[in-house]
RNA sequence: UGUGAAAAAGGCAAACCGCCCGAAAGGGUGGGACGCAAAGCCUCCGGUCCGCAAAAGACGGGUAGCGGGGCUGCCCAAC
Numbered sequence: 001u002g003u004g005a006a007a008a009a010g011g012c013a014a015a016c017c018g019c020c021c022g023a024a025a026g027g028g029u030g031g032g033a034c035g036c037a038a039a040g041c042c043u044c045c046g047g048u049c050c051g052c053a054a055a056a057g058a059c060g061g062g063u064a065g066c067g068g069g070g071c072u073g074c075c076c077a078a079c
Base pairs, nucleotide, nucleotide: 002079003078004076011036012035016031017030018029019028020027021026034065040071041070042069044068045067046066047063048062049061050060051059
């Protein structure tokens, strides 16, 4: 440096519920934990969802907890 098991300290938080924002997808926040070693950050690529549309494409928006990629990062056995 790479692959990466188990554990510890600490971290995040799905569904669901309250309030708020949005036309929608969805987002913020509080509660709550299904899970997560990048479930930290970034829409560059693909997927998917919403809007537009007769439909597809294009365009705009979302999803980073769908996958890839980029940047950063805690612990640590074995090789």

Source information
c-di-GMP-I-GGC riboswitch aptamer from a Deltaproteobacteria bacterium, 79 nucleotides, folded computationally. NCBI's taxonomy places the organism under Bacteria, Pseudomonadati, Myxococcota, Myxococcia. Its mean pLDDT, the model's own confidence on a scale to 100, is 84.